[in-house]
Bacterial RNase P class A from a soil metagenome, 383 nucleotides, folded computationally. It matches the Rfam family "Bacterial RNase P class A". Rfam classes the family as a ribozyme.
RNA sequence: AGUGGACCGGAGGAUCGCGGCGCCGUGAGGCGUCGAGGAAAGUCCGAACUCUCACGGGCAGCAGGCUGGCUAACGGCCAGGCGUGGCGACGCGACGGAAAGUGCAACAGAGAAUAGACCGCCGAUCGCCUCGAGCCGCAAGGCAAGAGGAGGAGGCAAGGGUGAAACGGUGCGGUAAGAGCGCACCGCGCCCCGCGUAAGCGUGGGCGGCACGGCAAACCCCCUGCGGAGCAAGACCAAAUAGGGAAGUCAUGGAGCCGCCCGUCUCCGUUAUGAGCUUCCGGGUAGGUUGCUUGACCACCGCGGUAACGCGUGUGGCAGACGAAUGAUCUUCACCCGCCGCUUCGGCGUCGGGAACAGAAUUCGGCUUACAGGUCCACUCCA
Numbered sequence: 001a002g003u004g005g006a007c008c009g010g011a012g013g014a015u016c017g018c019g020g021c022g023c024c025g026u027g028a029g030g031c032g033u034c035g036a037g038g039a040a041a042g043u044c045c046g047a048a049c050u051c052u053c054a055c056g057g058g059c060a061g062c063a064g065g066c067u068g069g070c071u072a073a074c075g076g077c078c079a080g081g082c083g084u085g086g087c088g089a090c091g092c093g094a095c096g097g098a099a100a101g102u103g104c105a106a107c108a109g110a111g112a113a114u115a116g117a118c119c120g121c122c123g124a125u126c127g128c129c130u131c132g133a134g135c136c137g138c139a140a141g142g143c144a145a146g147a148g149g150a151g152g153a154g155g156c157a158a159g160g161g162u163g164a165a166a167c168g169g170u171g172c173g174g175u176a177a178g179a180g181c182g183c184a185c186c187g188c189g190c191c192c193c194g195c196g197u198a199a200g201c202g203u204g205g206g207c208g209g210c211a212c213g214g215c216a217a218a219c220c221c222c223c224u225g226c227g228g229a230g231c232a233a234g235a236c237c238a239a240a241u242a243g244g245g246a247a248g249u250c251a252u253g254g255a256g257c258c259g260c261c262c263g264u265c266u267c268c269g270u271u272a273u274g275a276g277c278u279u280c281c282g283g284g285u286a287g288g289u290u291g292c293u294u295g296a297c298c299a300c301c302g303c304g305g306u307a308a309c310g311c312g313u314g315u316g317g318c319a320g321a322c323g324a325a326u327g328a329u330c331u332u333c334a335c336c337c338g339c340c341g342c343u344u345c346g347g348c349g350u351c352g353g354g355a356a357c358a359g360a361a362u363u364c365g366g367c368u369u370a371c372a373g374g375u376c377c378a379c380u381c382c383a
Base pairs, nucleotide, nucleotide: 001380002379003378004377005376006375007374008373010333011332012331013330014329015328016327018035019034020033021032022031023030024029037357041368042367044366045365046364047363048362049230050229051228052227061226062225063224064223065222066080067079068078069077070076081095082093083092084091085090096221097220101219102218103215104214118160119159120156121155122154126151128149129148130147131146134143135142136141168186169185170184171183172182173181187210188208189207190206191205192204193202194201195200234290235289236288237287244281245280246279247278248277249276250274251273252272253268254267255266256265297317298316299315300314301312302311303310304309335354336353337352338351340349341348342347
């Protein structure tokens, strides 16, 4: 200068106050005891538990996806492999399949998948131009191997250029120029061998000139998992009022008694009607109880395991509210900052100020995010 990990998150006292439990008290109340977190948070995963579905299977949909292990389970953790970043400690990884199929690749660029020729390199044969040894001719002139130049059907894919990506890389040979065209090494693919449980690895051997470019965070294919709702789940007790159901009763009806009428009484009938009365039943609401906090629990210790983790007749710990308790004030000490003073330069003193994120709500295992200030351990690089 860094990397990885673990931890603390003020302590004591006084006064007042709040919630649970126990005891005392007729009661008001009193006494004792316990009373937030590392994340109680986000509600992102995984479960327990509860209700729902007669049982089972599938489609669709969603999620996960290197290997081995741990775990009740997981998208978590541990160990390993591979890739990638870093000098390094170490960090990060949506890390199955692109020879099942379909599809995509903007812009730029000649060309973007059974590709392509813009610049460039080369250029047979071919005529053209210049020069031209030499040859023929008395001469004018003609012929002419060869050299150079411009062009050129065409060849090339080495170099330049475009791009996120251009159909292996370096070198030698080769060629008109070039090219896995040939060779060596590297890379790649397949097979065998060795090591490893495996992912995979090997300066082991062989074969193949290279076939099979990229994208699945495109559809898709393969493998694995998943029904839904959630403690305001759910269970029990249960008013008042209103409403529902049943039985009885009463009134209206019929018959009897009577010469007739009315009333009363008795019997019949529930076929019908009734905001009537009495009793009962069942559902729901308020309210109360339960679920509720001792559980796949946590810490330490011992043993096993590289570790996650497991085992233990070991020791200790664990709040339960529901108008939702866990607080307020003062003081002392400790910590940090500032001014001033003193100093033997190590610090000391007065005064003033500061002290995070947050906060249980059925429970548990994880992940993620927030956090003033501070402590410890291991490791790396530089001087």